[in-house]
RNA sequence: AGAGUUUGAUCCUGGCUCAGAAUGAACGCUGGCGGCGUGCUUAACACAUGCAAGUCGAACGAUGAAGCCUAGCUUGCUAGGUGGAUUAGUGGCGCACGGGUGAGUAAUAUAUAGAUAACGUGCCUCUUAGUCUGGGAUAGCCAUUGGAAACGAUGAUUAAUACUAGAUACUCCUUCUCCUUCUAAUUGGAGUUGGGAAAGUUUUUCGCUAAGAGAUCGGUCUAUAUCCCAUCAGCUUGUUGGUAGUGUAAGAGACUACCAAGGCUAUGACGGGUAGCGGGUUUGAGAGGAUGAUCCGCCACACUGGUACUGAGACACGGACCAGACUCCUACGGGAGGCAGCAGUGAGGAAUAUUGCACAAUGGGGGAAACCCUGAUGCAGCAACGCCGCGUGGAGGAUGACGCAUUUCGGUGUGUAAACUCCUUUUAUAUGUCAAGAAAAUGACGGUAGCAUAUGAAUAAGCACCGGCUAACUCCGUGCCAGCAGCCGCGGUAAUACGGAGGGUGCAAGCGUUAUUCGGAAUCACUGGGCGUAAAGGACGCGUAGGCGGGAUGCCAAGUCUGAUGUGAAAUCCUAUGGCUUAACCAUAGAACUGCAUUGGAAACUGGUAACCUAGAGUAUGGGAGGGGGAGAUGGAAUUAGUGGUGUAGGGGUAAAAUCCGUAGAUAUCACUAGGAAUACCGAAAGCGAAGGCGAUCUCCUGGAACAAUACUGACGCUAAGGCGUGAAAGCGUGGGGAGCAAACGGGAUUAGAUACCCCGGUAGUCCACGCCCUAAACGAUGAACACUAGUCGUCGCUCUGCUAGUCAGGGCGGUGAUGCACUUAACAGAUUAAGUGUUCCGCCUGGGGAGUACGGUCGCAAGAUUAAAACUCAAAGGAAUAGACGGGGACCCGCACAAGUGGUGGAGCAUGUGGUUUAAUUCGAAAAUACGCGAAGAACCUUACCUGGCCUUGACAUGCAUCUCUAAGUCGGUGAAAGCCGGCGAGGUAGCAAUACCAAUUUGCACAGGUGCUGCAUGGCUGUCGUCAGCUCGUGUCGUGAGAUGUUGGGUUAAGUCCCGCAACGAGCGCAACCCUCAUGUUCUGUUGCCACUUGAACGAGAGUUCGAAGCACUCUGAACAGACUGCCCCAUUUAAAUGGGGAGGAAAGUGGGGAUGACGUCAAGUCAGUAUGGCCCUUACGGCCAGGGCUGCACACGUACUACAAUGCCCGGCACAAAGGGAUGCAAUACCGCGAGGUGGAGCGAAUCCCAUAAAACCGGGCCCAGUUCGGAUUGUAGUCUGCAACUCGACUACAUGAAGCCGGAAUCGCUAGUAAUGGCGCAUCAGCUACGGCGCCGUGAAUACGUUCCCAGGCCUUGUACACACCGCCCGUCACAUCAUGAAAGCCGGUUGUACCCGAAGUCGUCGCGCCAACCCGCAAGGGAGGCAGGUGCCGAAGGUAUGGCUGGUAAUUGGGAUGAAG
Repeated sequence: AGAGUUUGAUCCUGGCUCAGAAUGAACGCUGGCGGCGUGCUUAACACAUGCAAGUCGAACGAUGAAGCCUAGCUUGCUAGGUGGAUUAGUGGCGCACGGGUGAGUAAUAUAUAGAUAACGUGCCUCUUAGUCUGGGAUAGCCAUUGGAAACGAUGAUUAAUACUAGAUACUCCUUCUCCUUCUAAUUGGAGUUGGGAAAGUUUUUCGCUAAGAGAUCGGUCUAUAUCCCAUCAGCUUGUUGGUAGUGUAAGAGACUACCAAGGCUAUGACGGGUAGCGGGUUUGAGAGGAUGAUCCGCCACACUGGUACUGAGACACGGACCAGACUCCUACGGGAGGCAGCAGUGAGGAAUAUUGCACAAUGGGGGAAACCCUGAUGCAGCAACGCCGCGUGGAGGAUGACGCAUUUCGGUGUGUAAACUCCUUUUAUAUGUCAAGAAAAUGACGGUAGCAUAUGAAUAAGCACCGGCUAACUCCGUGCCAGCAGCCGCGGUAAUACGGAGGGUGCAAGCGUUAUUCGGAAUCACUGGGCGUAAAGGACGCGUAGGCGGGAUGCCAAGUCUGAUGUGAAAUCCUAUGGCUUAACCAUAGAACUGCAUUGGAAACUGGUAACCUAGAGUAUGGGAGGGGGAGAUGGAAUUAGUGGUGUAGGGGUAAAAUCCGUAGAUAUCACUAGGAAUACCGAAAGCGAAGGCGAUCUCCUGGAACAAUACUGACGCUAAGGCGUGAAAGCGUGGGGAGCAAACGGGAUUAGAUACCCCGGUAGUCCACGCCCUAAACGAUGAACACUAGUCGUCGCUCUGCUAGUCAGGGCGGUGAUGCACUUAACAGAUUAAGUGUUCCGCCUGGGGAGUACGGUCGCAAGAUUAAAACUCAAAGGAAUAGACGGGGACCCGCACAAGUGGUGGAGCAUGUGGUUUAAUUCGAAAAUACGCGAAGAACCUUACCUGGCCUUGACAUGCAUCUCUAAGUCGGUGAAAGCCGGCGAGGUAGCAAUACCAAUUUGCACAGGUGCUGCAUGGCUGUCGUCAGCUCGUGUCGUGAGAUGUUGGGUUAAGUCCCGCAACGAGCGCAACCCUCAUGUUCUGUUGCCACUUGAACGAGAGUUCGAAGCACUCUGAACAGACUGCCCCAUUUAAAUGGGGAGGAAAGUGGGGAUGACGUCAAGUCAGUAUGGCCCUUACGGCCAGGGCUGCACACGUACUACAAUGCCCGGCACAAAGGGAUGCAAUACCGCGAGGUGGAGCGAAUCCCAUAAAACCGGGCCCAGUUCGGAUUGUAGUCUGCAACUCGACUACAUGAAGCCGGAAUCGCUAGUAAUGGCGCAUCAGCUACGGCGCCGUGAAUACGUUCCCAGGCCUUGUACACACCGCCCGUCACAUCAUGAAAGCCGGUUGUACCCGAAGUCGUCGCGCCAACCCGCAAGGGAGGCAGGUGCCGAAGGUAUGGCUGGUAAUUGGGAUGAAG
């Protein structure tokens, strides 16, 4: 410090997620030791049991043990004395500390700084003075007595440092007076009235009282700071203030009475929710954020609520009273209790410990002290809960052992790891010794830390992860299953992502997961973000509060800066040093605590104040511009309607129609009349207005802006939350108006439908007046104001200057447009009219959906507007640009693409292939184009992969090892459908003299063979298609943040990215073309089997001539090499050029001459595992192999491709002419003979320019047929044959005779073809024994028609444009319905919580009042008695809980209902 994730890729915006640190944690797996810390975060839920606050006999009466002394004597008893243990009670001090918890509390709290001249303070310290004289009770004890108990009642008696009267007491309190201080508040001094003390004990000491001072600890007050909600906007009657009282230690509406009507609030009152606060802790670079365990300070609370008493201090955790809830005891009459003290129990919960030891230390209470008490505290126990430290061994050790894993079978990894050798002993175990903590004594911890000796590698390693982020890879299993997952995402048969294993990586007595916080997140942005299009500028203006504000001078000192002082507790953090073996931990010192307050100073800036200035702003004057606004008046064109005239059959409407109007006279046309609305031309990038908006002419009223020249005021300014006003269209209300247009509605069309588009009608409305509504893509998607920052070209208004005086040129100011630099921007773009550079103020945004929705509030007549969430859900949503693809977008171009022609298919019969169906099997594959006469250039057996049956098992075939041998080849027999099985005969080759060896062969066994079994979506190779379309790319350079662009685009041209020109490009590659083959011409060569013109011989023939031979190579021809064609030449036209068009010469051929071969980068997971090859999987007496028979040919049907026809341009018969290219030795086969024929007999010749297949046919000539189901057509069937072949039944072809079906030119639709082409005619070949070939591949003959042209259909190319597509339009995607799940709104109601108001009842208790009952102290009195004072009791105010009634807020639930979200194949 960043990373992953939106896309085909890119940049940006933006969310989600991860890596880090932390924790009072929990859970899973695992677990050796020690030190130091920490440990109910949940139920402030309920608590059994024990302990947690007592102490003092030197305050007091009483009790009086042990011991000691004395006496009596029955020598172990009694009596006395001394002694003082022990205690219940009176009294004193303490119990308000210490300890716990965080419920309440948003300010009676806390923090910081102050105030108290408005206060208190026991114990402690100091100072001064004193401690005198009396009195009466009372508990205890004793007696009687009530009660179950708790607890009492009565009588007698007694003490005190208990209570109490008096004396004394100055400064103390109090009343009043005077002086003083600046004083009316207040302080100090002097005097005066009244009032107030004490306690003893003892040797001292220790106490007590009064006053003053200190210290400590508190009370009260002030300022500042301190969470969320405005969907809480108004709150308040003791409320705000005054006067007089009450009250308190003390100020105060704190309380009471009276008076006044105030007080708080947008700087957030009031209300609601949540919460103890701080030092600190955690995170962070910091600023900040989150948090408030342990430790420290403060506060609050003590079962819940209320109340006071005592006291220095409490409204009191282990005190009291009352009420309530709960628990317990009870003799039923009554009583008792409060762990949020320490342990502990139950409950709750994911979860948190021992009913331990000791007062040895530190501290606290009491005491003179000894001492007692102390669950404070010190220690120990439990828990890896955290931090820190240590260990689980070290060195050597290669044949790189075994095992395991993997493997390309060679190896590799685990791995010096182990074994093994040597060494050490931290730890462990055992034994011994032994501290500090302790100042004189005293040690719970504890025989603990430490030290020494012995034993022996001995006692001690796991957890998570290994697709990317993120360090770490392979095998097996599984097969969208099981599962994983923090995000992206893995898993559908080769998963580094699931599960296991091996290996590896990380951390380590821990490791992971979960939860939470901060960080990363500049993702709420003070530091440090944005708003044209990503979320975001208010519809517009005026203006209040507020914020901000021009120039110059003086003063003040609030902000600001600086110095000093006080404070900022300690601990923590940081630095240094020191102490535990080290560290954690602890100690000491320093620094720091960025803060607050007081005080001294400075005066630039902000602010305040005084008096000025004119540049901002405004006012006055002038002449112009303008659809600015309001009102009134007036006009013409047009539409419609009415009346009348002319006139006759249609009009209207549409792509085409129809509804509609019209013979009752329309449309058309003329005249007149009526009425409403809108204002042609001018008109424009133009003008005006704040925006919405504004358009005939004239008049009146009225707002604003610009310009010019001077004068005046003197900062009067800018912005603007709330507020007020304006605000298109539609809509609403009332009343008018209504010509045209026209939601709704009616009708006609269109359509599968058509609640639409089109047509005919038509009502609200549109118009006017008044009143509402208040929203728009109210947009420049751009808030307002000011300043600054290059230009150029238009246009509107005003004005100035110049001259040549114009329809001129130039300048200034203001408006409105275009282009463009700097700069900005993610890019697009913006660019003096900023989206640039700055300042000020306002509004708004913070992922998408849910949702601008629900609820609540406000406004509205309503419609609705405004303000405005959450649950839940997704990992994206989005902006700009890029290159593709697509478009019923555009421009250009091309193709038998259309058009123009020609012939077909689709109808019939038959052939063939496919689907379907059938079957034991009908083997398999191919599926739009690019499957379907396709693989198959040939299924009767074979082929053959399928089915049935019979058989074989190292196999029909290959290799190796071992083994067997009188057996291989071959042959014979039995059985059988055959295969097979059983049996017989049979000695192979090479070397060697031979033995023998080797090879071949057989048997058996082991490895293995074999598989047309699966996967073409694991593959190679090959192929189809786009498409023989003209495209596809690269290097360097340049441009762009980048994907990318440029080049390759543009202007021309071409069949062509063909060529030329231009150009930030320059070059290059694969394609195009050419090079290759063939056809067309010529030359040369070649002459046998080819040729025969000339010459010649022979035969035949009347002759013409024919045949054969010789000679010859002229010609034809064969097949080799060359030549030739290149827009090369000329003319015209276009042109920059390239090139094109027309014509010509020449030529066999002319504009790539015809045809072929040749197929760029790529697309379709296209086709093929069945041609071959091949990974993986599967079968192995079978999914392998052999054989026989059957099937692949089955047949209600559907489709494709062909053939033959339907006839006269024809058919039949006869005659007769002209090819090319092929094939031939288990082959082609002539002449001859036989057969009607298929064919047979026979065999000359030929391995073929020689012989054969082999007569080409259409054509041509002659004859017949005469338009018909025919002399067309030939299917089907019968009979008889031929050929091939082991074999023609399933299931061959052909022949003859007979038979003679459908069919008379084919619906919608659809295919081929542009010249030697289509059409038509025959010939040959491959496969092959034969053939279902009418198929395929070739050959030659005859031989057309048409193309105006590119609008349309299809396919393609280039450019451009839009895009929400990228699996790319066969895309994407919206809504309803049905189903399931989830959260949520409404809802008659029902049930809670909380709070307000009014009233009722009213405990305890303080206060007031009464107090006739009762009372020892003091006074009067001889006494009785009275007084003072007090108590019980009564009563009044207030008053908790409770009750009644009625509201607010909030939660749960609910029949039903609304929308929302989510969910592989509806």
Molecule: small-subunit ribosomal RNA
Organism: metagenome